[in-house]
RNA sequence: CGCGUGCUCCGGGGUCGGUGUAAUUCCGAGCCGGCGGUAAUAGUCCGCGACCCGGCCGUUGCGGUUUGGCGGCUGGUUGACCUGGUGGAAUUCCGGGACCGACGGUGAAAGUCCGGAUGGGAGGCGCACGCG
Repeated sequence: CGCGUGCUCCGGGGUCGGUGUAAUUCCGAGCCGGCGGUAAUAGUCCGCGACCCGGCCGUUGCGGUUUGGCGGCUGGUUGACCUGGUGGAAUUCCGGGACCGACGGUGAAAGUCCGGAUGGGAGGCGCACGCG
């Protein structure tokens, strides 16, 4: 330094004003952007995760069935970018102009408030052991 196994920890951000009986939801102006990849740095290129809809297997009180819970594997759906410049190389940098953002709730319509979530997770740092 590399590989393998195990373990701990980490692992999502964003508002003010106006109108109004009532709006952080409308209007105006802002603000935010998970993870891996890339000949060059990405919310908008490729892929993943999560949310949503499933399937199969195992497990769950004394036994059986069903439902539900938990675990493993797996399928589907899933938003948005153009241009000029530099350069060997950039839809990733610089200049300009745009666009997108699940579901439920909420005397008023939500990326930004509340909620599932003290959840889950792509993955990441580190440590230990073994091998090279």
FMN riboswitch aptamer (RFN element) from Kribbella kalugense, 132 nucleotides, folded computationally. Its Rfam family is "FMN riboswitch aptamer (RFN element)". Rfam links the family to the GO term FMN binding. NCBI's taxonomy places the organism under Bacteria, Bacillati, Actinomycetes, Kribbellaceae, Kribbella. Of the family's consensus pairs, 100% are formed in the model. Its mean pLDDT, the model's own confidence on a scale to 100, is 84.